[in-house]
């Protein structure tokens, strides 16, 4: 850098250094000398990680029971491991990230619903608004190339 996948309406300082910018891009709309970016400390969260209980699935090895003298087969059961789900976000936070104004601040594309205006004889068409879903873009984690 590319690909896959999950998440993106919750949460987080009246600290120190620093000095003018910042919110990805575009258009808006905002934040900022009552101090931006950046760095440090603090904090939040729980993606990776650890762990408890319950439920389910099915595989491997093994054990028990039944039919049986025994072996194989078959049926049932239990434990361990595996995977998935649930438990007010189950619980924890040493470590790897991440985050710490505003829904990813909002909108750019498509479809549906509702409502309004205009045009039209009508069927309908156009435009604006609200809302839902999907998509695009982006961010972060995990995995892969």
């Nucleotide at each position: 850098u590319u690909c896959u996948u999950a998440u993106c309406g919750a949460g987080a300082g009246a600290g120190g250094c620093g000095g003018a910018g910042g919110g990805a891009c575009a258009g808006g709309c905002c934040c900022g000398a009552u101090g931006a970016a950046g760095c440090c400390c603090g904090g939040c969260a729980a993606c990776c990680g650890a762990u408890u209980u319950c439920u389910g699935a099915g595989c491997a090895a093994u054990g028990g029971c039944g039919u049986a003298u025994a072996c194989c087969u078959c049926g049932c059961c239990g434990a361990u491991g595996u995977c998935a789900g649930a438990a007010g976000u189950g619980u924890c936070a040493u470590g790897g990230u991440g985050c710490u104004a505003a829904u990813u601040c909002c909108u750019u594309c498509a479809a549906g619903a509702c409502c309004g205006u205009g045009c039209g004889g009508g069927a309908g068409c156009a435009c604006a608004g609200u809302u839902u879903u999907g998509g695009c873009a982006g961010a972060u984690g995990a995995g892969a190339a």
The RNA shown here (SAM riboswitch aptamer (S box leader)) has 145 nucleotides and comes from Paenibacillus lemnae. RNAcentral holds the sequence, with entries from Rfam. The source organism's lineage runs through Bacteria, Bacillota, Bacilli, Caryophanales and Paenibacillus.